[in-house]
About this RNA:
Transfer RNA from a marine sediment metagenome, 76 nucleotides, folded computationally. Its Rfam family is "tRNA". About the family: Transfer RNA (tRNA) molecules are approximately 80 nucleotides in length. By type it is a transfer RNA. The coordinates come from a structure-prediction model, not an experiment, and the mean pLDDT is 81.

């Protein structure tokens, strides 16, 4: 330098053909307990890496760019 994959909640990951962003764990509240844990019920938590574009509508399509991983090439 080239190619491929990845970036979404605190963490690990989903999200169909573009049509209201979700699950598990964690956190918090309530129940239970003398209390804690376990268990049950519930609540909150998101600028989908960043910046633009297309579209009535973008996590999804297009462009640029940052970071991480893998492969190839080049230089010494």
């Nucleotide at each position: 330098g080239g190619g491929c994959g990845g970036u979404u909640a605190g963490c690990u990951c989903a999200a169909c053909u573009g049509g209201u962003a979700g699950a598990g764990c964690a956190a918090c509240u309530c129940g239970u307990u003398u209390a804690c844990a376990c268990c049950g019920a519930g609540u909150a938590g998101g600028u989908u890496g960043u910046a633009g574009g297309u579209u009535c509508g973008a996590g999804u399509c297009c462009u640029a760019u940052a970071c991480c991983g893998c492969c190839c090439a080049c230089c010494a």